Background
Model confidence (mean pLDDT): 84 of 100. Transfer RNA from a Candidatus Anderseniibacteriota bacterium, 72 nucleotides, folded computationally. Its Rfam family is "tRNA". Rfam describes the family as follows. Transfer RNA (tRNA) molecules are approximately 80 nucleotides in length. It is annotated as a transfer RNA. The sequence is in RNAcentral, with records from ENA. The source organism's lineage runs through Bacteria, Bacteria candidate phyla and Candidatus Anderseniibacteriota.

[in-house]
């Protein structure tokens, strides 16, 4: 130095052009004599960065950073 993959909520991941979502977690509520568990809400997000293409970009096309793998 080539080639792939990947970068999305605190974490692990979905989501491949039209409102951003799950599960665990976080708070709060109810319920118990209490407290777990289970139930019912609630917040939490410049969707690496910057341009471009579209009427509309997490999606598509360019350049940049960052992890991963393969190979010189």
């Nucleotide at each position: 130095g080539g080639c792939g993959g990947g970068g999305u909520a605190g974490c692990u991941c979905a989501g491949u052009g039209g409102u951003a979502g799950a599960g665990c977690g976080a708070u709060g509520g109810a319920c118990u004599c209490a407290u777990a568990a289970g139930c019912c809400a609630u917040a939490g997000g410049u969707c690496a960065u910057g341009g471009g293409u579209u009427c509309g970009a997490u999606c598509c096309c360019c350049a940049u950073c960052c992890c991963c793998g393969c190979u010189a």